[in-house]
RNA sequence: GACACAUCCAGAGGGGUGGAGGGACUGGCCCGAUGAAACCCCGGCAACCAACCGCAGGCGAAGCGUCACGAGUGACGCGGAGCAGCGGGAAAGGUGCCAAUUCCUGACAGAUGUGGC
Numbered sequence: 001g002a003c004a005c006a007u008c009c010a011g012a013g014g015g016g017u018g019g020a021g022g023g024a025c026u027g028g029c030c031c032g033a034u035g036a037a038a039c040c041c042c043g044g045c046a047a048c049c050a051a052c053c054g055c056a057g058g059c060g061a062a063g064c065g066u067c068a069c070g071a072g073u074g075a076c077g078c079g080g081a082g083c084a085g086c087g088g089g090a091a092a093g094g095u096g097c098c099a100a101u102u103c104c105u106g107a108c109a110g111a112u113g114u115g116g117c
Stems, first nucleotide, its partner, number of pairs: 001117001003115006013042005021031003025106001027104002043098003048094002052088004058083002063078007102109001
């Protein structure tokens, strides 16, 4: 960077530096010298991933056994590495987020997380 999936009407801000922009984009409507963006510090929210606990018992590798015959393959059974599912709490791990429903609106739009490429 493109792709796939999930989520986006809940929630959570102070200080310092800085000095005019910001809310992705369109059209609106807003925020901003009572200090925008950006950076730093501290704090917080949430629970996507990881980790943990429980439930359920889905898929299922190795291996083993039985049977069949075309003699190393098939069927069945046992087996359970591992993967997936549901619920829960915690928040010390990896991200994210902390004006307004993604602020509203439009689009083959955007954002965040995860995954393989």
A computed fold for a 117-nucleotide RNA from Paraconexibacter antarcticus, annotated as SAM riboswitch aptamer (S box leader). It matches the Rfam family "SAM riboswitch aptamer (S box leader)". Gene Ontology term of the family: regulation of gene expression. The coordinates come from a structure-prediction model, not an experiment, and the mean pLDDT is 79. The source organism's lineage runs through Bacteria, Bacillati, Thermoleophilia, Solirubrobacterales and Paraconexibacter.